[in-house]
């Protein structure tokens, strides 16, 4: 810094996801060490146990010990023993005092607030303990607790009676500095301050060391510091306006009270005010901040640990007491909870450390020590300290170390892939060398401790030394993102952060092997920020993607020409305080290093303050006229509102004339009409709208506005002069006006017309057409307030080339048309610029400034809810759950339109003759079957693979059989060469079995010299055995090669280079002509090329040459009954090599002087002569694993192979191609007679000649063939015959006899002959072929083949008819046009229903929960008051009694928690039902949108 993801493809736009870094984390897998640091986010839930604040005997009284003194008893007279009392030491520590519990330490409930923060004020304040400094502490008095007696009570405590001290009370003197008052000076910032004079008031405690003094600690009043608080103010400081008004101590003022102090903080009184779009009031949420994470920064998110504040301490309320509190381990009351209880009463408050239970996805020892720091308290010595130091759990973060290190190729085993060659794991392991943490074990062994001594929980910790001596995991690997293979799975079981993968060769599942990242971690899952310029200060944007308000007047704010002066508020520069400390940067240092820690620098954009500067804005005061407006003249207009007046036109009503129809459609019909329509002609009634003019024209702000006149009436523009003197511009609320549809009321109502009806259309047709028809559609008034209310473009002003139209005006020049210029307005083309393109372009979407208003992914939704406005109808405002990975824009190639436009093809037409109807053949489907193998499926399957299934063939199906195999190859172990006859059993295979055969070498041995024998070794084959393999027509044409079929012989498919677009892409190739053709010619930002099209090839039409046998045979000859039979000839035909011929070459017409194209000549042949071969980019996952070939999967005594039989031939139907015919243009004759071309022949063709009705046999000549043979052609043509029927047509079926092929015709061949003689009279909807030597129509041939043809493929004969033309029906080509289609119309897709789910509104209700209001009750306790009752200090009093001053309980009273009770409100859950909404491979139903979507869509 960025990627992915919308599409065939791009360019935008935009939302989603990812890659980073964080975290008090949690979870899964895994886990060695150590250093720092960190740990209840949840239930401010409830708590058992222990501990967390005590201290001081140098303030006091006791208690207990010793000790001494006195007195007394006892006495064995002992330095005896006891009791009382003093003293004095010593220890204790419940009381009474003193300080100290307000700190420390915990938590985040509340709090939106002066609560943080930041900067300032206090002339309105206190501050123990400390520190400086002046005075002082003098004289008295009373009581109490503990203690001892005594009663209550379980207990917790409580009464009563009696004694006692004191740094505990309490009186009184003394006090200039203190308060309080009076007069008086002097200053200030308003209240006030600071001196000077009087008056009047208020202090005190004492201990202990010490011989003793001083001196120490206390104590009291003053002042002053210090510290630590209290209180005001400015500025900051979340979300919701679907919270818009709030407010009664409420604002303010007098006066009192209260406080340490200001104040409405109380209170009495008067005043009517104070807050609020600068968001008051109400909700929600939440402790602020220093920081911290993220970021380039601006900003965002957050406030845990440390540090500051702030609140709280079980809930809510009080005060008390003290310097300081409304008090975490204090008290009083209510309340809810828990505990004890003898039932009467008590006790209690972990949000201190610890630790439990509970909630939770989740957070630790009931640990050690006060050694250090640091608190209280003491005069120390001490005590106390869960503050803290330290340890101890937990990988919960950060940092560090390690699991070794070097060397080691036969690249071991082993695994895994393999193309079988290897590759890789891999120097990776063994191995050789060395080293060493943690831990164990044995020595040693710190610092942290303070000026010296002494003091260490941590801790025998770290650290050293020496021996033994351990330790790797998770996540990935399809593309974002590094890192690929195999095997199983088979849209399954699964993954997934987006996009996606998985439906049998899955780099995406799962597991293996390998690879990739981290690393004591590594993944997931949650949050934050980033990347998101995706909330836009910095840094967006609104025509069409979301987004300009329907228009306008105008309030508040914003924002504002020129000058000249002053002011200094912004605004700039300089100082000055402040901005804690930690933290972050920098630098240097300390733990071995980092993390951690220490020092010391710099920074800190902020606050306030001073001084200063005067250019900009602002302010205040004066001038100007360029901005805006007035005053004057003139023109233009459907601008508006009112009366009033036409004519044409529809209906209607009268009445003439006049008859059978009219109307209406696509066709029709409903509808009107003999009761006279319809047309017509005359006159009459109403309403409503205003042809022609008329325009892309005018006017209005916008809806909008159209006859003519007249009246009111708004605004625009042009001219030249004067006049005001910034008055301007935009404008949240506000207020007005606002098609059309509706609403109300009252009118009108001619024609059209929702809504209804009837007729039509259709599958239906609640549409479209039709024929009627009512509300409205007119007017008046009133509401309604929207709209595709649009230039989808908010208003204002200034700038920024031009060119041409058109309305209204002015100037110039002309005699006039006319130029020229100028100004407003309205089009259109275009530069620059702009834009994602499309387009915009002085009327800007350019340049720039000002305001307003609006937008932030699609759905859900302009819905719910609330509010507000309407009578309704509805409108404004407006959401979230949930759910989708897109939803949009512009542009581009397709495609594709029941758009267009050009052209073409037997496309259609015109015209033959077919097909469907009948029988039979033959292929399919179906159905049967043990099997009826298998493939082929609109065109482009179906006489197709098969150019030939009786066996074979053969793939199936029954049954018998074979397993290294019917075939290949290599190897081992045995036999034994092959091979040859034959024998059982068998349908064959097979299976078992006999005889003969008897291989090369070398040795030995014997020979009759041929050879035999025995042994060893060999080998090509054979058999038996074992492995490797063979084999498979077994799947997968959607894994493929190859071959094909079709569009289509159609004219197209592309390509370099340039050029033109941000880009897909386009140009070229489109355009005018013209072709059969992208063929040709012109133009042209293109130039040029290649694959296709033509031409080259073959063939056949015509000539020539050449050559002449098997062909020919004109002239010579020769034979014959007759034939080219002979001789011999190339003339001809013919056959085959070779050439020539056509090229729009020639004439004229038309075309542009073209290309070409119409005629014409001449020619055999004319305009590619005719025909064939030749198939472009590519499209259909088209067809074939069954030709052949191959990946991959299966089968392996079978899915292989061999056999015999059977099927492929079935048969109720169905279709597709065929033959054959249904007659007379025709049948028939055992009537005659012509005339091909092309091809086959040796396991063959087979003549002649005989038989045989005939199929056919016999038979063998001749031919490997221009020789000879198949072979005769057949329709034609002459004759004759039937005469219009099921026939003398038609030949199916069947039945008997026979031929021929072959191992074998039964299933299941052809074929002849006799007999039989269906169906069927030309074929419904439909539906095919062909445009000439074609169609029709007639015969030959071949190829497979033992045999078998109606099928193919070839080949001649005989020989037509039509084409006007391209409207329509099918293909196609080419340009253009729209598109929501791009597996491309067999597409997209929409709404209701049905059917799970999931959220969600309404909903009688119900049930919780919140805050005020209003009322009743009223603790505690301040405070106020108080008859009578209690009361030591002080006063009168004999200082008796009593009395007074003060005090107190009680008691009344204000306020006043809790709880109680009423009406409303809000908020949450929940509800029978019940709206619609969103999802969801295959579900109804119809076609609404997207092409003119088949009635243009919309709003």
């Nucleotide at each position: 810094a960025g990627a992915g993801u919308u599409u065939g493809a791009u360019c935008c736009u935009g939302g989603c996801u990812c890659a980073g870094g964080a975290c008090g984390a949690a979870c899964g897998c895994u886990g060695g060490c150590g250093g720092c640091g960190u740990g209840c986010c949840u239930a401010a839930c409830a708590c058992a146990u222990g501990c967390a604040a005590g201290u001081c005997g140098a303030g006091c009284g006791g208690g207990c010990c010793u000790g001494u003194c006195a007195a007394g008893g006892c006495g064995u007279u002992a330095u005896g023993u006891u009791u009382u009392g003093g003293c004095a030491g010593g220890u204790u520590u419940a009381g009474c005092g003193g300080c100290g519990g307000a700190c420390g330490g915990g938590u985040g409930a509340g709090u939106a607030a002066c609560g943080c923060g930041u900067g300032a004020g206090c002339a309105a304040c206190c501050u123990a303990c400390c520190c400086u400094u002046g005075a002082g502490a003098c004289a008295g008095g009373g009581a109490u607790a503990a203690c001892c007696c005594u009663g209550g009570g379980a207990a917790a405590c409580c009464g009563g009676g009696g004694c006692u001290a004191a740094u505990a009370c309490c009186u009184g003197a003394u006090a200039u500095a203190c308060u309080c008052u009076a007069u008086u000076a002097g200053g200030g910032c308003a209240u006030c301050c600071u001196g000077a004079u009087g008056g009047a008031g208020g202090a005190a405690a004492g201990g202990g060391c010490g011989g003793g003094a001083a001196g120490c600690c206390g104590c009291u009043c003053a002042a002053g510091g210090a510290u630590g608080g209290g209180c005001u103010c400015g500025c900051g400081u979340c979300c919701c306006a679907u919270c818009a008004g709030c407010u009664a101590g409420u604002u303010g003022g007098u006066g009192a009270g209260g406080u340490a102090a200001c104040g409405g903080c109380u209170c009495a009184c008067c005043a009517a005010g104070g807050c609020g779009a600068c968001g008051a009031c109400g909700g929600g949420u939440a402790g602020c901040c220093g920081g911290c994470c993220u970021g380039a920064g601006a900003g965002g998110g957050u406030g845990g640990u440390c540090g500051g504040c702030c609140a709280c301490a079980c809930u809510g309320g009080g005060a008390c007491u003290g310097a300081g509190a409304c008090a975490c381990g204090g008290c009083c009351c209510a309340g809810a909870c828990u505990c004890c209880u003898a039932c009467g009463g008590g006790a209690g408050g972990c949000a201190g450390c610890a630790g439990u239970g509970g909630g939770g996805a989740a957070u630790c020892u009931u640990c050690c020590g006060c050694a250090a720091u640091g608190g209280g308290c003491g005069a120390a010595a001490g005590c106390c300290u869960g503050a803290c130091g330290g340890a101890g759990c937990g990988a919960c973060g950060c940092c560090g170390c390690g699991u070794g290190a070097g060397c080691g190729a036969a690249g071991a085993a082993g695994g895994c892939c393999u193309u079988c060659g290897g590759g890789u794991c891999g120097u990776a392991a063994a191995g050789c060398u060395c080293g060493a943490u943690a831990g164990u074990g044995u020595g040693g062994g710190a610092a942290g401790a303070a000026g010296g001594g002494a003091u260490g929980a941590c801790g025998g910790u770290a650290c050293c030394a020496c021996a033994c001596g351990a330790a790797a995991g998770c996540c990935c690997c399809g593309g974002c993102u590094a890192a690929c293979u195999a095997c199983g799975u088979g849209c399954c079981a699964g993954c997934a952060g987006c996009c996606g993968c998985g439906g049998u060769a899955a780099g995406a599942c799962g597991u293996a092997g390998g690879g990739g990242g981290c690393g004591a971690g590594c993944g997931u899952c949650g949050u934050c920020c980033g990347g998101a310029g995706u909330u836009a200060c910095u840094g967006g944007g609104c025509g069409u993607a979301a987004a300009g308000g329907g228009c306008g007047c105008g309030u508040a704010g914003g924002c504002g020409g020129u000058u000249u002066a002053g002011c200094a508020a912004g605004u700039c520069a300089g100082g000055u305080g402040u901005a804690a400390a930690a933290g972050g940067c920098c630098a240097c240092g300390g733990c071995u290093c980092a993390a951690c820690c220490g020092u010391g620098g710099a920074u800190a954009u902020g606050c306030a303050u001073c001084u200063g500067a005067a250019a900009c804005u602002g302010c205040u005061a004066g001038g100007c006229u360029a901005g805006a407006g007035g005053g004057c003249a003139g023109g233009a207009g459907a601008g508006g509102g009112g009366a009033g007046u036409g004519g044409a036109a529809u209906u209607c009503c009268c009445g003439g004339u006049g008859u059978a129809g009219c109307g209406g459609u696509g066709a029709a019909a409903u509808g009107c009409g003999u009761a006279g329509a319809u047309a017509u002609c005359g006159g009459g009634a109403g309403g409503a709208a205003u042809a022609c003019c008329a325009g892309u024209g005018g006017c209005g702000a916008a809806g909008g506005c159209g006859a003519c006149u007249c009246c009111c009436u708004g605004g625009a523009c042009u001219g030249g002069c004067c006049c005001u003197g910034a008055c301007g511009c935009u404008g949240a609320g506000g207020c007005g006006c606002g098609a059309g549809a509706g609403c109300g009321u009252g009118g009108g109502g001619a024609g059209c017309a929702a809504a209804c009806a009837g007729g039509a259309u259709u599958a239906g047709a609640u549409a479209c057409c039709c024929u009627g028809g009512u509300a409205g559609u007119c007017c008046a008034c009133g509401c309604u307030g929207u709209a595709a209310a649009c230039g989808a473009u908010g208003g204002g002003u200034g700038c920024u080339a031009g060119g041409u139209g058109u309305g209204g005006g002015g100037a110039g020049c002309g005699g006039a048309a006319g130029c020229u210029u100028u100004c407003c307005g309205u089009g259109c083309c275009g530069u620059a610029g702009g834009a994602a393109a499309c387009c915009c372009a002085a009327u800007a979407a350019g340049c720039a400034c000002c305001c307003c208003g609006c937008c932030u992914g699609g759905g859900g939704a302009g819905u719910a809810c609330g509010g507000c406005c309407g009578c309704a109808a509805g409108g404004c405002u407006g959401a979230a759950a949930c759910u989708c990975a897109a939803a949009g824009g512009a542009a581009u190639u397709g495609a594709c339109g029941g758009g267009g436009g050009c052209c073409c093809g037997c496309a259609c037409a015109a015209g033959c003759g077919g097909u469907g109807g009948a029988g039979c053949a033959u292929g399919u489907g179906g159905u049967u079957u043990a099997a009826u193998u298998c493939g082929a499926a609109g065109c482009a399957a179906c006489g197709c693979g098969a150019a030939g299934a009786a066996c074979c063939u053969u793939a199936c199906c029954a049954g018998g059989g074979c397993u290294u195999g019917a075939c290949a190859u290599g190897c081992c172990c045995c036999u034994g060469a092959a091979g040859u006859a034959u024998c059982u059993g068998g349908a064959a295979a097979c299976a078992g079995g006999u005889a003969c055969g008897g291989c090369c070498u070398a040795u030995g041995c014997c020979u009759u010299c041929g050879g035999g024998u025995a042994u060893a070794g060999g080998a090509c084959a054979g058999g038996g055995g074992a492995c490797a393999c063979a084999g498979g027509u077994g799947g997968u044409g959607c894994a493929u090669g190859g071959u094909u079929g079709u569009c289509g012989u159609c004219a197209g498919c592309u390509c370099g280079u340039g050029u033109c677009g941000u880009g897909a892409g386009a140009u070229g190739u489109u355009g005018g002509g013209u072709u059969a053709a992208g063929u040709c010619c012109c133009g042209c930002a293109a130039c040029g090329a290649g694959c296709g099209c033509a031409a080259c090839c073959c063939u056949u039409a015509u000539c020539c040459c050449u050559a002449g046998u098997u062909g020919c045979c004109a002239g010579c000859g020769c034979g014959u009954u007759a034939u080219g039979g002979c001789g011999g000839g190339g003339a001809c035909u013919c056959u085959a090599g070779g050439g020539a011929g056509a090229c729009u070459g020639c004439c004229g017409g038309g075309g542009a002087g073209a290309a070409c194209u119409c005629g014409g000549a001449g020619g055999a042949a004319g305009g590619u002569g005719g025909g064939g071969a030749u198939g472009a980019c590519g499209u259909c996952a088209a067809a074939u694993c069954a030709u052949c070939a191959u990946g991959c999967c299966c089968c392996u005594u079978a899915u292989g192979c061999c056999c015999u039989g059977g099927g492929c031939u079935a048969c109720a139907c169905a279709c597709g191609u065929g033959c054959u015919a249904c007659a007379a243009u025709g049948g028939c004759c055992g009537g005659g007679u012509a005339c091909a071309g092309a091809g086959g022949g040796a396991g063959g063709c087979g003549a002649a000649g005989c038989g045989g009705u005939a199929a056919c046999g016999c038979g063998g000549a001749g031919c490997g063939a221009a020789u000879c043979c198949c072979a005769a052609a057949a329709a034609a043509c002459c004759g004759g015959u039937c005469u219009c029927a099921g026939u003398u047509c038609g030949g199916a079926u069947u039945g008997u006899g026979g031929g021929c092929u072959g191992c074998a015709a039964c299933u299941c061949g052809c074929c002849c002959a006799c007999a039989u003689g269906a169906a069927g009279u030309c074929g419904g909807a439909a539906u095919c072929g062909c445009u000439a030597g074609u169609a029709a129509u007639c015969g030959c041939g071949g190829a497979u083949c033992a045999g078998c043809a109606u099928g193919c493929c070839g080949c001649g004969g005989u020989g037509a008819a039509u084409a006007c033309g391209u409207u329509c029906c099918c293909g196609g080509g080419c340009c253009u046009u729209g598109u929501a289609c791009a597996c491309a119309c067999c597409g997209c897709c929409c709404g209701u229903c049905a059917c799970a789910c999931c959220a969600u509104g309404g909903g009688a209700g119900u049930u919780g929960g919140g805050g005020g209001c209003a009322c009743c009750c009223g603790a505690a306790g301040c405070c106020g008051g108080u008859g009578g009752c209690c009361u030591a200090a002080c006063c009168c009093g004999g200082a008796a009694a009593g009395g007074g001053a003060g005090g107190g309980a009680g008691c009344c009273g204000u306020c006043g928690a809790a709880g109680g009770u009423g009406a409303a409100c809000c908020c949450a859950a929940u509800g029978a039902c019940u709206g619609g909404g969103g999802u969801g491979a295959a579900g109804u139903c119809g076609u609404a949108a997207c092409a003119a979507g088949g009635u243009a869509a919309c709003c």
Molecule: small-subunit ribosomal RNA
Organism: uncultured bacterium